[in-house]
Small-subunit ribosomal RNA from a metagenome, 1462 nucleotides, folded computationally.
The sequence is in RNAcentral, with records from SILVA.
The coordinates come from a structure-prediction model, not an experiment, and the mean pLDDT is 85.
RNA sequence: AGAGUUUGAUCCUGGCUCAGAAUGAACGCUGGCGGCGUGCUUAACACAUGCAAGUCGAACGAGGUCGCAAGACCGAGUGGCGGACGGGUGAGUAUAACAUGGGCAACCUGCCCUUCAGUGGGGGAUACCUAGCCGAAAGGUUAGCUAAUACCGCAUACGGUGUGCAUCUGUAAUGGUGUAUACGAAAGAUUUAUCGCUGAAGGAUGGGCCCAUGGUCGAUUAGCUAGUUGGUGAGGUAACGGCUCACCAAGGCGACGAUCGAUAGCUGGUCUGAGAGGAUGAUCAGCCACACUGGGACUGAGACACGGCCCAGACUCCUACGGGAGGCAGCAGUGGGGAAUUUUCCGCAAUGGACGAAAGCCUGACGGAGCGACGCCGCGUGGAGGAUGAAGGAUUUCGGUCUGUAAACUCCUGUCAGGGGGGACGAUGAUGACGGUACCCCCAAAGGAAGCAUCGGCUAACUACGUGCCAGCAGCCGCGGUAAGACGUAGGAUGCGAGUGUUAUUCGGAUUUAUUGGGCGUAAAGCGUGCGUAGGCGGCUGUUUAAGUCUGGUGUUAAAGCUAGGGGCUCAACCCCUGUGAUGCACUGGAAACUGGGCAGCUUGAGUGCGGUAGGGGAAGGUGGAAUUCCGAGUGUAGCGGUGAAAUGCGUAGAUAUUCGGAAGAACACCGGUGGCGAAGGCGACCUUCUGGGCCGCAACUGACGCUGAGGCACGAAAGCCUGGGGAGCGAACGGGAUUGGAUACCCCGGUAGUCCAGGCUGUAAACGAUGAUCACUAGGUGUAGGGGGUAUCGACCCCUCCUGUGCCGUAGCUAACGCGUUAAGUGAUCCGCCUGGGGAGUACGGUCGCAAGACUGAAACUCAAAGGAAUUGACGGGGGCCCGCACAAGCGGUGGAGGAUGUGGUUUAAUUCGACGCAACGCGAAGAACCUUACCAAGGCUUGACAUGUCGAGAACGCCCUGGAAACAGGGAAGUGCCUGAAAGGGAGCUCGAACACAGGUGGUGCAUGGCUGUCGUCAGCUCGUGUCGUGAGAUGUUGGGUUAAGUCCCGCAACGAGCGCAACCCUCGAUGUUAGUUGCCAACAGGUAAAGCUGGGCACUCUAGCGUGACUGCCGGUGACAAACCGGAGGAAGGUGGGGACGACGUCAAGUCAUCAUGCCCCUUACGUCUUGGGCUACACACGUCCUACAAUGGCCGGAACAAAGGGCUGCAAGCUAGCGAUAGCAAGCGAAUCCCAAAAAUCCGGCCUCAGUUCAGAUUGCAGGCUGCAACUCGCCUGCAUGAAGGCGGAAUCGCUAGUAAACGCCGAUCAGCAUGCGGCGUUGAAUACGUUCCCGGGCCUUGUACACACCGCCCGUCACACCACGAAAGUUUGUUCAACCCGAAGCCGGUGAGCUAACCGCAAGGAGGCAGCCGUCUAAGGUGGGGCAAAUGAUUGGGGUGAAGUCGAAACAAGGUA
Repeated sequence: AGAGUUUGAUCCUGGCUCAGAAUGAACGCUGGCGGCGUGCUUAACACAUGCAAGUCGAACGAGGUCGCAAGACCGAGUGGCGGACGGGUGAGUAUAACAUGGGCAACCUGCCCUUCAGUGGGGGAUACCUAGCCGAAAGGUUAGCUAAUACCGCAUACGGUGUGCAUCUGUAAUGGUGUAUACGAAAGAUUUAUCGCUGAAGGAUGGGCCCAUGGUCGAUUAGCUAGUUGGUGAGGUAACGGCUCACCAAGGCGACGAUCGAUAGCUGGUCUGAGAGGAUGAUCAGCCACACUGGGACUGAGACACGGCCCAGACUCCUACGGGAGGCAGCAGUGGGGAAUUUUCCGCAAUGGACGAAAGCCUGACGGAGCGACGCCGCGUGGAGGAUGAAGGAUUUCGGUCUGUAAACUCCUGUCAGGGGGGACGAUGAUGACGGUACCCCCAAAGGAAGCAUCGGCUAACUACGUGCCAGCAGCCGCGGUAAGACGUAGGAUGCGAGUGUUAUUCGGAUUUAUUGGGCGUAAAGCGUGCGUAGGCGGCUGUUUAAGUCUGGUGUUAAAGCUAGGGGCUCAACCCCUGUGAUGCACUGGAAACUGGGCAGCUUGAGUGCGGUAGGGGAAGGUGGAAUUCCGAGUGUAGCGGUGAAAUGCGUAGAUAUUCGGAAGAACACCGGUGGCGAAGGCGACCUUCUGGGCCGCAACUGACGCUGAGGCACGAAAGCCUGGGGAGCGAACGGGAUUGGAUACCCCGGUAGUCCAGGCUGUAAACGAUGAUCACUAGGUGUAGGGGGUAUCGACCCCUCCUGUGCCGUAGCUAACGCGUUAAGUGAUCCGCCUGGGGAGUACGGUCGCAAGACUGAAACUCAAAGGAAUUGACGGGGGCCCGCACAAGCGGUGGAGGAUGUGGUUUAAUUCGACGCAACGCGAAGAACCUUACCAAGGCUUGACAUGUCGAGAACGCCCUGGAAACAGGGAAGUGCCUGAAAGGGAGCUCGAACACAGGUGGUGCAUGGCUGUCGUCAGCUCGUGUCGUGAGAUGUUGGGUUAAGUCCCGCAACGAGCGCAACCCUCGAUGUUAGUUGCCAACAGGUAAAGCUGGGCACUCUAGCGUGACUGCCGGUGACAAACCGGAGGAAGGUGGGGACGACGUCAAGUCAUCAUGCCCCUUACGUCUUGGGCUACACACGUCCUACAAUGGCCGGAACAAAGGGCUGCAAGCUAGCGAUAGCAAGCGAAUCCCAAAAAUCCGGCCUCAGUUCAGAUUGCAGGCUGCAACUCGCCUGCAUGAAGGCGGAAUCGCUAGUAAACGCCGAUCAGCAUGCGGCGUUGAAUACGUUCCCGGGCCUUGUACACACCGCCCGUCACACCACGAAAGUUUGUUCAACCCGAAGCCGGUGAGCUAACCGCAAGGAGGCAGCCGUCUAAGGUGGGGCAAAUGAUUGGGGUGAAGUCGAAACAAGGUA
């Protein structure tokens, strides 16, 4: 410090997620030792038991024990001091708290310290105890006795207190001082020295009160407040104060957030962070609050008191039922709750505290130990050597590799744990819980001590097997559907290590709330517009002040912590010491630039005035013409109207059309213009009146009067609402007609609200420049509107220039890009508004406004990992442009109808083997299924196998015969030894049989694991690269543009320049010719010869054959074109503009086809999914489709006669010829391995004849009989022949196919396969057309451009209802609970007040009595309780509403392309 994730890719915006650190943690697996810390975060829930606060006999008197006594000791009670500390908890509390800094001249302070003074003399009671009584107990009552440092007078007393007077200081007097007067004390104890006691002053310590500032959320809480705010007086308090009361006044708080609600102890600090911040408030420390819940006071220096009291309430316990007792949020411990948190331990040895003169006693404070890996820190589980790289395991390409120096083995060591011995510090004199602990020494033995998580990317670490969208994983992206590095297991590896992972939470990363440090044209985000309040900000000059600001000093900022240095435990954690810091607050001295305040001025900001000026600016009133409709009248006749086409509608009762007249309402053509005006909405005929604003010029006036603007107020299109008018046209709703599968739409005919006017409401719009207002600055160019100046002119133009408005282009700059660019989205300043992932949702609830519709304000649960912006490349469009193709058109012939053939689907079957499925499957694989083929079915056999290699043994092999059998095969028998080498022995090759094992074998699966091959777009003209340049980038450029071409073919231009794969050419063939060659070909001349014939001699001229050449290149001419490329025409030429045809198929697409040609990974079968055999099937048949054949006839059929090819094939072959047969064919058989012989007859054609328009002399299916051929075998299931039979069919619906010239069409011939079998396939020639205006349309394609929400790419994407399941939420008659408010009732304890007839020791009094006090009673206040009623909150609720999410559901087709009605 970053990374992953939106896309085909890119940049940006933006969320989600991860890596880090941390914790009082918990859970899973595992667990050796020690040190130091730490341990109920939940039920402030309830608590058994024990302990946690006592002490003093040197305050007091009884009593008791020991003792002979002296005396010592115990000790209830009275009395004193302490139980207000220490310890616990965080419920309450948003302030009566806390933190920081101040104030008290408005206060108190036991014990402690200092100083001064004093401590005289009296009195009356009482507990304990004794006796009686009551009670279960707790306890109580009556009578009697007694002491004190208990209680009460008197005396004395100061700088004490009250009051009066005087005086001093001082900002202020409530202060100081003096004086007069009045009032106020005491206690003794023990033994000789102290401890006490009283008054006063001071200190210290601890508290009390007041002030300022600071730190949570909510405005869907906006108003709160009657003791409330202040005053006067009184009371009260230690003290100020409405603290309380009486009276008077009407204040006080609040948008700088009062009140209310929710939450919360605050702080030092802690965690995180670079910091600023954010989160937090365990342990330790400071403060506060609380002590079962609520209230109350008493005592006291101090409490409204955790282990005190009284009362009320709830709960628990005891009870004799009458009544009593209790409070672990002290330490342990129990139950309960919970994911979860310890011992009913030891000791007062240390530190500290209470009491005491002290010894001492008490102390669950504290010091320690125990339990828990809860955290941090340290240590160990061994070290060195050791290669055959052991075994085992895993894997493998079978060679190996990994585990791995790891182990074994050898040599060492002894930390920890274990055993034995010694043995502290803590303790300044005594005293040691810890503890026989720490530590030290000795002993033995590698012995007792390693796990957890992870291994697809982020993120370090990889393979095998299993599984097969299952089981499962997952923090995000995402893995898993038969080859999973992502699941599970194993091996290995990586990380950390007595731990390791997970979960939860916090900060970080997140600049993702942005002060540091973000944004708002299109990503979320500028209020619709203006006016203006508070607030914020504010021109120039001078002077003053010192609030802000800057600076020096002082005080404080507790300790601990953090941090730097040093030190102590062996180190570390931990602890100790010293220092810095502690950003803050306060006081004080100074500075005066800037901001603020005061004062005085200025004119440039702003405004006023004067003179002009343009304008659909606004309001009211009036006027006008064109058009539409309606009404009246005339002319006139059959249609009009409307549409894609129609129909509804209107019209013979006279429409439409046309002429004239009239009525009504609404809107104002032309001018008219990115022209004008207005803040925006908006404003358009003309005239008048009233009225707002702007601009230009002048520089007379004011003198900062300014800018923005939360709330507020006003204006605010259309639609809508209310009332009253008006209503021509248009026109939601509605009616009808069409369209359609439907059409509640688009189109048509009608038509009501409305649109118009007046008054009122609504307050919203894509109210948009999707761009808040104001000011300043920062290149230009070019239009346009208004005004001014200059020049010029007789004048008007023209030209130059200034201001204001409104457009376009553009520099710098900005921007993610698009774009903006003096009218900023640039550079700065001020103020306001707004945003913080998508959905849920602008929804719900609440509130405000509104007549309503609704508007404004405005969430959450839940859910997703995206949603989005701009640009890029493609693809697509019922977008555009250009161009091509038998694509259409123009033609010719077909298919679709019939019969048959063949393939496919379907069906059937034991099996009908398998594959191919739009074009690009379907006469396809198959160039040929009777057996074989054959993969399928049935039956019968074999199991190292039908086939290959290796080992061993035997034998040549092959072949033959007999029996059984459907055959395979089984059983039996006879016969017999080869080839090569070598002299021989032997060796080698090959074959057969037997044995056992490695293995064979598989047309079994996967073409979606593959290679190879092939189809297709498409013989379409495209597809790319290097360098350069442009762009943040994906990418672009080049390859686009202007021409041209069949072509990315060529030319020109150009930030491109070149290059590659394609195109073309090179190759084959046909077409002309030359040359070479001349048999099997040919025959012109010569000769021979025949019935005829290149038949023969001979020849190679010709034809031909087949080698090599030539030829064609837009080369030449003319025109067009841009002087180009090229095109058009022409000449010549056998051929002319790629001459015809073929081969040749770029980058790629279709997970296209093929595992059944072959090859091949993996999986599967192994007496079978292998192999052999026989028979059957692939040939089935209601039907449907594709491709063909033959026809329907006269351009024909039949008969007879006659003619002309090319290219092929042939020895298991082609076969002449002769003979037989009507024929298929058969018999005999010459020739030919073929330019020689044969297949072989070419057929359409021509000549002659018959048929005469009909189911025929057309057509030939089907069937019968008789034959032939092939073959082991034609039944299932071949082909051919003859005779007979003679079906459908009379040119074919919608639709659809081929073809542009030697082509279509027609005609025959040959070949492959093949024993036989072709209407199929491949090839060959013969005859030989028609048409193309043209590119609007259909289909396919190419280039450019445009839109896009598509990228699996339109066979795309995607919306809503309905149905089903689940989830959260809203409403809801209500129900339940909590809290709170005001009113009223009742009112405990208690303080205070009143009363006090009852009671009464101290003082007065001789006494009577008095003073004083108490009980009792009354009153105010008041907790709990009660009554009815409000507010708020929560839970729940039949039913209901929308929302979200779900697998392949239903209906439509709304959006994305002009998305088919933008």